Overview:
This is a predicted structure of a 328-nucleotide part of an RNA (large-subunit ribosomal RNA, domain IV) from Rhodopseudomonas palustris CGA009. RNAcentral holds the full RNA, with entries from ENA and SILVA.
Context: one part of a larger RNA
RNA sequence: CUAUGUUGAAGGAACUCGGCAAUUUACCUCCGUAACUUCGGGAUAAGGAGGCCUUCUGUUUGCGCAAGCAGGCAGGAGGGGCACAGACCAGGGGGUGGCAACUGUUUAACAAAAACACAGGGCUCUGCGAAAUCGCAAGAUGACGUAUAGGGUCUGACGCCUGCCCGGUGCCGGAAGGUUAAGAGGAGGAGUGCAAGCUCUGAAUUGAAGCCCCGGUAAACGGCGGCCGUAACUAUAACGGUCCUAAGGUAGCGAAAUUCCUUGUCGGGUAAGUUCCGACCUGCACGAAUGGCGUAAUGACUUCCCCGCUGUCUCCAACAUAGACUCA
Repeated sequence: CUAUGUUGAAGGAACUCGGCAAUUUACCUCCGUAACUUCGGGAUAAGGAGGCCUUCUGUUUGCGCAAGCAGGCAGGAGGGGCACAGACCAGGGGGUGGCAACUGUUUAACAAAAACACAGGGCUCUGCGAAAUCGCAAGAUGACGUAUAGGGUCUGACGCCUGCCCGGUGCCGGAAGGUUAAGAGGAGGAGUGCAAGCUCUGAAUUGAAGCCCCGGUAAACGGCGGCCGUAACUAUAACGGUCCUAAGGUAGCGAAAUUCCUUGUCGGGUAAGUUCCGACCUGCACGAAUGGCGUAAUGACUUCCCCGCUGUCUCCAACAUAGACUCA
């Protein structure tokens, strides 16, 4: 000096990206316990007191005929120690946001999460020799099931909700017309032959699905504007004009896990706050099952704050063990 431990004056997070690490707390009995809430919870919330020994009194359980023996509980009085759940074992707590409802699952060996799953919701396919899947087939799964079933896909408890657009792409339906392959058809033409013929070529006409076409459909893929003017201070614009579009973003939320400018501005918290919380709305570039906004409980998730506690630190020291190092 390193590793693993033990202890530490005064201070107590000043350390640090961040209380990382290590402390604190811890058991039982009694008292007491907030907001919020889906009335179950939250809750061991929080916060307190007691716990050893001696003796007395009361009460009580089991066994016993009884005497009594073995215990339990409550109360009174007293005693000792630095320390009485005396070792071991054994929750630190509270407040406020974000995300995900929850218990679960996951990158065996750098990621456990806000990712996956989930109950619940929707759309869609499927009438049974089902759809879907594997296989060349036979056959098998689906299923010894039968639409309250099975497959696919999206969303993700619960509460309040889920707006407008079918022009594009997809899917579904329609069958009148247009287009359209092989095939059918065979006017006409060519070669050859004396000819019959043979060999070619070939217009009209006919000819399916598909595409064009006509509708529907967004919890299908997706999309959801610009400029100018206007109110008796100013500012702003309920209002008006105009261009474009399939339609111009509704409710709710909003500097957000989304905000570039940006440490936006205001308020709170601090002596001092690029983080945090509450607002504002100028949303570069939120927005409604690619779900929107809330939400009790839950979380080895994540942000900020407070109490307690401490060698994280001011600022390091000593000790123990094992190394390193020096000498033998």